[in-house]
């Protein structure tokens, strides 16, 4: 000097006017006065967990959802810490698409012969068979590249069914061997473990994607404070009475406004209207839920002065620094409570670590 990680702070003091709630006093009941209290590290996003409320269940299952390396902490979390492995970085560190591809299904464009147990475009061989020619008939030799053999070389592609070397072969190929890598099997050492290191044996060898469907393991009842609880006008509704006259009340007597049915009638049954009482429900609304801030159109603000933080200019000073003037202090406002995660943040401060000079 440049970085990495963690943490703190994020304006202060005084005056004045104003706001909300609580307590006390007074009141002409409109209110007035005094005192006290009055947003955050994220109050944000509403991503996750829990308390709480109501419903369901009280055993199990299907479906659905969540998590996914190991250990510890934790009420729990997709949480925190440490570690292992992978990736990035010179490094301090950061980060996670961290169980399974041999249960099954599916996808991998284009190019390419061929993209999962595939494949011959350019090629290599043609020992064996065929054809042609030569030759001392034959044997043999040469040619052809027809049949046939190969996937080692080249090409295509993000990726081509192990790599390098030697042997072998007609030419080749793990066909064989040596050394690697991978896989399988067990062994030794360290570690609680994930895992790491080492030495062997073996067939020689069997892509990727599950943040594709899926499989495996573990966990999960649903909805949410606009949850919910109490009260409740009016209208409507259920039940039981009454209704008119004689007299204002009681008692008594007579006995009813309208309609339907039955009846010859008296009368009986029912309905409607009016009125009284007793309900059920829970609309408007009110109260609670609601909390040492506790609102419910939602309070904590405005102004002045000084100090402080940043930057710029001027003057003085060898410099440190001092004075004056100007600029101007981030992200941003609770709404039932608590614990996490993520995002935003001017300026200032502290600690540890890394790299370069």
């Nucleotide at each position: 000097g440049a970085g990495u990680u963690g943490a703190c702070u994020g304006g202060g003091u005084g005056g004045u006017c104003g706001c909300a709630c609580g307590u006390c006093u007074c009141u002409u009941c409109g209110g007035a006065g005094a005192c006290g209290u009055g947003a955050g590290g994220a109050a944000a996003g509403u991503c996750g967990g829990g308390g709480c409320u109501c419903c369901a269940c009280a055993g199990g299952g299907c479906a659905g959802g969540g998590u996914g390396c190991u250990c510890a902490c934790g009420a729990g979390a997709c949480g925190u810490g440490a570690g292992u492995c992978g990736c990035g970085g010179u490094g301090a560190c950061g980060u996670g698409c961290a169980g399974g591809a041999c249960a099954g299904u599916g996808c991998c464009a284009c190019a390419g012969a061929g993209a999962a147990c595939a494949g011959a475009c350019c090629g290599c061989c043609g020992a064996u068979g065929g054809c042609u020619c030569g030759u001392u008939u034959g044997a043999c030799g040469a040619g052809u590249a027809c049949a046939g053999g190969c996937a080692a070389g080249g090409g295509u592609g993000a990726a081509a069914c192990g790599g390098u070397g030697c042997g072998g072969u007609a030419a080749g190929a793990g066909c064989g061997c040596a050394c690697c890598a991978g896989c399988g099997c067990g062994c030794u050492g360290a570690g609680c473990g994930a895992u790491c290191a080492g030495a062997g044996c073996g067939g020689c060898u069997u892509g990727g994607c599950a943040a594709a469907c899926c499989c495996c393991a573990c966990c999960c009842g649903g909805a949410g404070c606009a949850a919910g609880a109490u009260c409740a006008a009016a209208c409507g509704u259920g039940g039981g009475g009454g209704c008119g006259c004689g007299u204002g009340g009681c008692c008594c007597g007579c006995u009813u406004g309208c309609c339907c049915u039955g009846g010859a009638a008296a009368c009986a049954g029912g309905g409607c209207a009016c009125u009284c009482c007793c309900g059920a429900g829970g609309u408007a609304g009110a109260u609670c839920g609601c909390u040492c801030a506790g609102a419910u159109g939602g309070a904590u603000g405005g102004c002045c002065a000084c100090c402080c933080a940043u930057c710029c200019c001027u003057u003085c000073u060898c410099a440190c620094g001092a004075a004056g003037g100007g600029u101007g202090g981030a992200c941003a406002g609770a709404a039932c409570c608590c614990c996490g995660c993520u995002u935003a943040u001017a300026g200032g401060u502290c600690a540890a670590c890394u790299c370069a000079c």
Molecule: Bacterial RNase P class A
Organism: soil metagenome